Small-subunit ribosomal RNA, 3' major domain from a Pseudomonadota bacterium, 468 nucleotides, folded computationally.
The full RNA is in RNAcentral, with records from ENA.
Rfam family: Bacterial small subunit ribosomal RNA.
Context: one part of a larger RNA
RNA sequence: AGACGGGGACCUACACAAGCGGUGGACCAUGUGGCUUAAUUCGACGACAAGCGAGGAACCUUACCAGGGCUUGAAAUCCCAAUGAAACUCGGUAGAAAUACCGAGCUACCCACAAGGACAUUGGGACAGGUGCUGCAUGGUUGUCGUCAGCAGGUGGCUUGAGCUGCUCCCUUAAAUGGGGGAACCUGCGCAACCCCUAUCGUGUGUUUUACCUGUCACACGAAACUGCCUUGGAUAACAAGGAGGAAGGUGGGGAUGACGCCAAAUCAGCAUGGCCCUUUGAUGCCCUGGGCUGCACACGUGGUACAAUGGUAGCUACAAUGGGUUGCCAAGGAGAAAUCCGGAGCUAAUCCCAUCAAAAGCUACCCCAGUUCGGAUUGAGGUCUGAAACCCGACCUCAUGAAGCCGGAAUCGCUAGUAAUCGCGCAUCAGCCAUGGCGCGAUGAAUACGUUCUUAGGUCUUGUACU
Repeated sequence: AGACGGGGACCUACACAAGCGGUGGACCAUGUGGCUUAAUUCGACGACAAGCGAGGAACCUUACCAGGGCUUGAAAUCCCAAUGAAACUCGGUAGAAAUACCGAGCUACCCACAAGGACAUUGGGACAGGUGCUGCAUGGUUGUCGUCAGCAGGUGGCUUGAGCUGCUCCCUUAAAUGGGGGAACCUGCGCAACCCCUAUCGUGUGUUUUACCUGUCACACGAAACUGCCUUGGAUAACAAGGAGGAAGGUGGGGAUGACGCCAAAUCAGCAUGGCCCUUUGAUGCCCUGGGCUGCACACGUGGUACAAUGGUAGCUACAAUGGGUUGCCAAGGAGAAAUCCGGAGCUAAUCCCAUCAAAAGCUACCCCAGUUCGGAUUGAGGUCUGAAACCCGACCUCAUGAAGCCGGAAUCGCUAGUAAUCGCGCAUCAGCCAUGGCGCGAUGAAUACGUUCUUAGGUCUUGUACU
């Protein structure tokens, strides 16, 4: 000087407290461990792994396993030699396919021909190839402390020196934010601001809306908020508390933005890359078929649905926003009990469609506290759709079946306002979908915060130390 302390002081944070809703019990979905297996590919492991890489595992993907095949190779560049068509398409035979063999068809440029070139095949040679190992050889990227207020340098001063000072102190702030003082004075990376969205108003434009005027709206530009004004407190300062005006008030709300560094943190399987290893033979390379990644005594994580009357069922009646669409979205009309099918209008979309765009909500009726008109797992049967193909292993519809579950031990999580909770809608991926996941969007819309003693984490100063 650091690090640490069941040392101290001050301060902060959904850290506790005050509240609301959960998890832990049930069933199911999903990920992980374990077990099993020919294989159940690999990585990730407290916080910072476990609905994570994966924003779509039936084949493909796919890296794993079994079997069948290939060896200049599936793709790349170059050289040599031979051939002239080779490819391609169709048919046949063998086969699980890859592929092999046979037959037919079809063709070629410069050029009159040859030669040569281009192209292709075959053979040979340089080489390819590797999701093989090492993230403790690396680049790049990322997580975390933490959007915490810190981290560092120049000159000067102090010290024998390591080093200290500055950055300590008082007040203040969300902030090393600012004010004052001070052997310090400055500066850089961070903070803040500049950027985007949103809340109010004005102006302009407008293919949508409307019969028109117009207008919720969309887009662009501009105005507006600065402790600017007033009062009080305060060192007259910074600032704090209250008030006025205002759509908005003291950072208005949200996002993007992540300092020096820590964890030999994560990733050689996104990519790149050093080194090592495998590769003319049973390859760690490549192609194919089938299987596996979905396997189930069990354990853990994350979620979904419930256990009901603030509810369930049936009927009627309202009100959104974000988005997506030509290999697509699919209207009207028709068939069906439904999934869906037929149909074909419109739309490259403010125009048409998804989508009358919602659901919770409201009104009426039934249920009457029961394992029930709660709950929907499981199983049987019949269908629909995608796709060569739904056995392993898809989703959806209908009928039947109707399990556990009566609010969950110890423990534990999220959240301070348009938030939590509840309700539905859209999108990416995608043929289809195991989405209850992820990312967005709107609808309804709370309770509580006395406070900082305690728990956890962090910051500054200080103190102790047998640690570095």